[in-house]
RNA sequence: GCGACUGUGGUCUAGCGGUAUGACAGUGGCUUCCCAAGCCUCUAACCCGGGUUCGAUCCCCGGCAGUCGCA
Numbered sequence: 001g002c003g004a005c006u007g008u009g010g011u012c013u014a015g016c017g018g019u020a021u022g023a024c025a026g027u028g029g030c031u032u033c034c035c036a037a038g039c040c041u042c043u044a045a046c047c048c049g050g051g052u053u054c055g056a057u058c059c060c061c062g063g064c065a066g067u068c069g070c071a
Base pairs, nucleotide, nucleotide: 001070002069003068004067005066006065007064010024011023012022018054026042028040029039030038047063048062049061050060051059
C1' cells in the first nucleotide's frame, strides 16, 4: 500500500428499514435479627461525517479504531 471482518450503556451481548434485547455491574425497595442469596423497580448504549428513505443500529459513500490475510 491492497483486501476481508468487527465497532451497540461501566463490561459482555441480541437485533436482515418501524419504541434498541438480555445478562453482569450500579440506584431504590421487599424479604431477614444482621449479612449473603432471592424477588421487584429504576439509571445507563447504536464509533464519526454525509447520502437514500415517510422512517436508518440495519442500505450506500467517505473517514477513524481494532483484528486477520496479502504485498
Notes:
A computed fold for a 71-nucleotide RNA from a Nanobdellota archaeon, annotated as transfer RNA. It matches the Rfam family "tRNA". It is annotated as a transfer RNA. Lineage of the source: Archaea > Nanobdellati > Nanobdellota. Its mean pLDDT, the model's own confidence on a scale to 100, is 82.